[in-house]
The RNA shown here (THF (Tetrahydrofolate) riboswitch aptamer) has 93 nucleotides. Of the family's consensus pairs, 94% are formed in the model. Its mean pLDDT, the model's own confidence on a scale to 100, is 78. Rfam family: THF (Tetrahydrofolate) riboswitch aptamer. From the family's description: Tetrahydrofolate (THF) riboswitch was first reported for Ames et al. as an RNA motif in 5' untranslated (5'-UTR)regions of folate transport and biosynthesis genes in Firmicutes genomes. It was read from a public genome assembly, where an Rfam model found it.
RNA sequence: AGUAGAGUAAGUAUUAUGCGUUAAGUGUCAUAGGAUGGGAUGUUGCCUUUGAACGAAGAACUAAGUUUGCGUUGUAAUACUGCGUCCACUACU
Numbered sequence: 001a002g003u004a005g006a007g008u009a010a011g012u013a014u015u016a017u018g019c020g021u022u023a024a025g026u027g028u029c030a031u032a033g034g035a036u037g038g039g040a041u042g043u044u045g046c047c048u049u050u051g052a053a054c055g056a057a058g059a060a061c062u063a064a065g066u067u068u069g070c071g072u073u074g075u076a077a078u079a080c081u082g083c084g085u086c087c088a089c090u091a092c093u
Stems, first nucleotide, its partner, number of pairs: 001093005010081009019071003028052003032048003038087005058068004
């Protein structure tokens, strides 16, 4: 110097365990902020604050309660997927 590769945030699936089903959560829009391969920068995406609109699936048995569903539901584990540019890293030449 050249070629190839790994790694973020996070996403999907499965399993486990919760929450809600008396509607919280999730999703949508606006607003302000934040974290984002080892470093710099930055977009998509992600998280949080505030506001707005929208909006749902319960059922069976029952003494307590249990069982089974439902929610574009929380968390954890596992598998797979997963940084644009420059530098760095690994392997080879």